[in-house]
RNA sequence: AGAGCAGGCCGGGCGGCCGCGCUGCCCGACUUCCCGGGCGGCGAGGAAAGUCCGGGCUCCGCAGGGCAGGGUGGUGGGUAACGCCCACCCGGGGUGACCCGAGGGAAAGUGCCACAGAAACAUACCGCCGGUCCCCUCGGGCCGGCAAGGGUGAAAAGGUGCGGUAAGAGCGCACCGGCGGCGUGGCGACACGCCGGCCAGGCAAACCCCACCCGGAGCAAGGCCGCGUAGGGGGAGAUGAGGUGGCCCGCCGAUCCCCGGGUAGGCCGCUAGAGGCCUCCGGCGACGGAGGUCCCAGAGGGAUGGCCGCCGCCCCGAGCUCGGCGAGGGGUACAGAACCCGGCUUACAGGCCUGCUCUCCAC
Repeated sequence: AGAGCAGGCCGGGCGGCCGCGCUGCCCGACUUCCCGGGCGGCGAGGAAAGUCCGGGCUCCGCAGGGCAGGGUGGUGGGUAACGCCCACCCGGGGUGACCCGAGGGAAAGUGCCACAGAAACAUACCGCCGGUCCCCUCGGGCCGGCAAGGGUGAAAAGGUGCGGUAAGAGCGCACCGGCGGCGUGGCGACACGCCGGCCAGGCAAACCCCACCCGGAGCAAGGCCGCGUAGGGGGAGAUGAGGUGGCCCGCCGAUCCCCGGGUAGGCCGCUAGAGGCCUCCGGCGACGGAGGUCCCAGAGGGAUGGCCGCCGCCCCGAGCUCGGCGAGGGGUACAGAACCCGGCUUACAGGCCUGCUCUCCAC
């Protein structure tokens, strides 16, 4: 200098004018709020999004047992919890930094393996070999042996080599792979070494088996106040309605369902929290601990906006030109709280920082 890899961060600024939501104080009217005015304070995001996963919170009397169902799946940690994160192991990819992996079990059983192929888990199409028969020869028929070679396929009874044989074959042997046992190291996944019998296709995001986890519904949860209504009509019910929204047991135990009619207003929940920032300590890390500091939206016909000016950033670019300077033009994204939090995923104009790798060049 050129190609990359990983992680983190920002995602417009200032001013003027006009507006909006919540709120503190004061004033006016009213005397309870509501209402109006003045002066202050606060007012979207890194994803507020998708609502996919996990939790807090609320209610279902308790959330107990079993079945069914669902989810997760290398190991060890982190966490309130997780399908998230960190570290490591194994497998695969890359020269490398590094990346990817639903990564338990296929010698429990069932099932499937398209096309091609003789055969997809058991076989023999071509072929090789032996015997025998026909034939002048080439060659062919029958019986038997084999699975080395060819061919098909994503995949064909471990791979390479030597021996062996009529031809062959783990038939024998060596090494490698895989399996089992033992030893050593490691918390563990696993790694390494030795020994053994010679060997077992793949698929479990197919059924299934194993281990672990999961009660249901959700802020329209739920509670209070107010208003209204005929205490109207029909039906079921202690021989058990209903709670229970998969079922059974257990538990509770008197109301429940339909029709008709009425109300559809206000308040709480509601935003101080697994909270943000800084420093120190422990830890490889995720993270944890201590101290300090800050308060940072709470609407409900649902605010957080509009216009103008200047500047910033990016792109194009007449022209001038040694680097370079540049009139002018264009762009400035994705998107927007609604009970809260931790994740994941997806979208995003443009830009910044840190660490690392490979190649080439110069000293």